[in-house]
RNA sequence: GAGGCAGGCCGGAACGUCGCCAGCUGCGCUCACGUACGUGGGUCGUGGCCGGAGGAAAGUCCGGGCUCCGUAGAGCACGACGCCGGGUAACGCCCGGACCCCUUUGAGGGGAUAGAAAGUGCCGCAGAAACGAUACCGCCUUCAACCCCUUCGGGGGCAGGAGGUAAGGGUGAAAUGGUGAGGUAAGAGCUCACCGGCGAUGAGGCAACUCAUCGUGCUGAGGUAAACCUCGUCGGGAGCAAGGCCAAGCAGCGGGUGAGUUGCUCGCUCAUACGCCCGCGGGUAGGUCGCUUGAGCUGGCUGGUGACGGUCAGCGUAGAGAGAUGACGUUCACGGUCGGUUUGGUUACGGCCCGACCGACAUGUACAGAACCCGGCUUAUAGGCCUGCUUCGCUC
Numbered sequence: 001g002a003g004g005c006a007g008g009c010c011g012g013a014a015c016g017u018c019g020c021c022a023g024c025u026g027c028g029c030u031c032a033c034g035u036a037c038g039u040g041g042g043u044c045g046u047g048g049c050c051g052g053a054g055g056a057a058a059g060u061c062c063g064g065g066c067u068c069c070g071u072a073g074a075g076c077a078c079g080a081c082g083c084c085g086g087g088u089a090a091c092g093c094c095c096g097g098a099c100c101c102c103u104u105u106g107a108g109g110g111g112a113u114a115g116a117a118a119g120u121g122c123c124g125c126a127g128a129a130a131c132g133a134u135a136c137c138g139c140c141u142u143c144a145a146c147c148c149c150u151u152c153g154g155g156g157g158c159a160g161g162a163g164g165u166a167a168g169g170g171u172g173a174a175a176u177g178g179u180g181a182g183g184u185a186a187g188a189g190c191u192c193a194c195c196g197g198c199g200a201u202g203a204g205g206c207a208a209c210u211c212a213u214c215g216u217g218c219u220g221a222g223g224u225a226a227a228c229c230u231c232g233u234c235g236g237g238a239g240c241a242a243g244g245c246c247a248a249g250c251a252g253c254g255g256g257u258g259a260g261u262u263g264c265u266c267g268c269u270c271a272u273a274c275g276c277c278c279g280c281g282g283g284u285a286g287g288u289c290g291c292u293u294g295a296g297c298u299g300g301c302u303g304g305u306g307a308c309g310g311u312c313a314g315c316g317u318a319g320a321g322a323g324a325u326g327a328c329g330u331u332c333a334c335g336g337u338c339g340g341u342u343u344g345g346u347u348a349c350g351g352c353c354c355g356a357c358c359g360a361c362a363u364g365u366a367c368a369g370a371a372c373c374c375g376g377c378u379u380a381u382a383g384g385c386c387u388g389c390u391u392c393g394c395u396c
Stems, first nucleotide, its partner, number of pairs: 001392010012332007020052002023049006029042005054367001058378002061376005066239004073266004078235005083097005098113001099111004114230002119228002121224003136169002138165006146157004177195006196218001197216008243289004252280006258270003296315008333365002336361007344353003
């Protein structure tokens, strides 16, 4: 100087005018208590102070807090997770490690990672053959027939039969472990060496697992469980439209049935007409709480590789309700285009590249809006900044 990998942060600012919402507060008006002062209130009027969307508020995918269900207890079904060790309120999340795969090197990236000897299923086409195999082309031996040569011992060729074979070739994602040597009529773990598999022992590690030694021709001829399944662990249900309080208003009739918050069974509780379901008919429906102090945030010190924990100090950081947080103007910032100057680098000396400064122009500034609240994951994101690691080139 040019690339790459990983992590973190910001993501417009200031001023002015007008306008919303929450809180606090002054005055006026008004109501209640009270003898006046005073105290408390308000669908009212009018001022002041102060605060008011996010890193994802999104998706509604997980986990909870919270609320209700007179049992929430057990079993089945169903669902989720699935290597080991930690973190956390908890998790399917996060951290660290092991193993496997990807990456020309490397920083790094990915993983539905238990079990295929419990059983069932699938592996199309091609190929001889894809769970118990077999021979398409081949290789070797032999047989009589035919042809050629012959020194008459025999040799060679073509097609067929019989026997042996799976080393070579072909098909395929995958073909009775791989490479090499020996051996054989030709071949084959047939034999040997190394690797692989299996078994035993030892060492390291909390463990997943790794390494070493010895033995054994070998007990598996594969893959797939994001196929059914088996095993282990976890899981009551419904959800803020949960659920309370106040106000208003009523009119029941008929039919069926035991009910109890996923489904089924058992248990338990209530009930003998309570409740629930269906049809017809009548009446009311306004206010308020839940609603923001939380497993909260910030900073220092400290333990830990890390996720995270401990301790001390500080802060008070929207609460709307058909749903507030806006509109306009000016200046600045970032980005874009054009022109000029210039440090550095390079050059074929025409220029070109990075950066900085000045001027002008026009217009752009991403993804996107709380609704009970948190911890995660996933998705979207113009532009800018910071940190660490890695590769290549040049110079010293």